Overview:
GlmS glucosamine-6-phosphate activated ribozyme aptamer from Salipaludibacillus daqingensis, 171 nucleotides, folded computationally. Its Rfam family is "glmS glucosamine-6-phosphate activated ribozyme aptamer". By type it is a riboswitch. Rfam's curators write: This entry contains a glucosamine-6-phosphate activated ribozyme that is found in the mRNA for GlmS. GlmS is an enzyme that uses fructose-6-phosphate and glutamine to generate glucosamine-6-phosphate. It was read from a public genome assembly, where an Rfam model found it.
RNA sequence: CAUCAAUAAAAAGCGCCAGGACUGUGAGCGAUCGUAAAAGCAUCGCAGUUGACGAGGAAGAGGUUCAUCGAAAGAUUCGGCGGAUGCCUCUCGGUUGAUUCACCACAACCGCAAGCAAUAGUGUAAAACGAAGAGGCGACUCUUCGAACAAAGCCUAUAGCAUUGGUGAAA
Numbered sequence: 001c002a003u004c005a006a007u008a009a010a011a012a013g014c015g016c017c018a019g020g021a022c023u024g025u026g027a028g029c030g031a032u033c034g035u036a037a038a039a040g041c042a043u044c045g046c047a048g049u050u051g052a053c054g055a056g057g058a059a060g061a062g063g064u065u066c067a068u069c070g071a072a073a074g075a076u077u078c079g080g081c082g083g084a085u086g087c088c089u090c091u092c093g094g095u096u097g098a099u100u101c102a103c104c105a106c107a108a109c110c111g112c113a114a115g116c117a118a119u120a121g122u123g124u125a126a127a128a129c130g131a132a133g134a135g136g137c138g139a140c141u142c143u144u145c146g147a148a149c150a151a152a153g154c155c156u157a158u159a160g161c162a163u164u165g166g167u168g169a170a171a
Stems, first nucleotide, its partner, number of pairs: 014082004019078001020050008028041002053070003059091006092111006099170007115161002118158004129146007
């Protein structure tokens, strides 16, 4: 006792399951008088199943929680817990600020990229679906094959807007 310890492995639509839904089974009700009984049920116990489909995303530290994008389904991908590359602050290093360089400040950004917004291109989707199998009493789970269909981001191109102040040196 939803226990403790040790070892090993394992990840970000990732892991887990005390709610819920579903399945099996036992009991209860059905079944008032005598002996039986079916469908069924809003109930209880036990054992199980389900509980996010890919794309994208990491300087470090701390903090934080509803942390980007679409697909499917016709909505349980519900609900809960933990975590997570998101976000905030700081630190470190850097980019741009229209001749070049150095330093100081300021502004907006970047973490192999780097001012703002727009347009176009790019972006191997995967599940779902169909088929063929395997396991299970069942709910369901796993494998293989087939043909598809996204958006955001990164990147590329186009044009537009913006492009600080000071000191010093060079040309």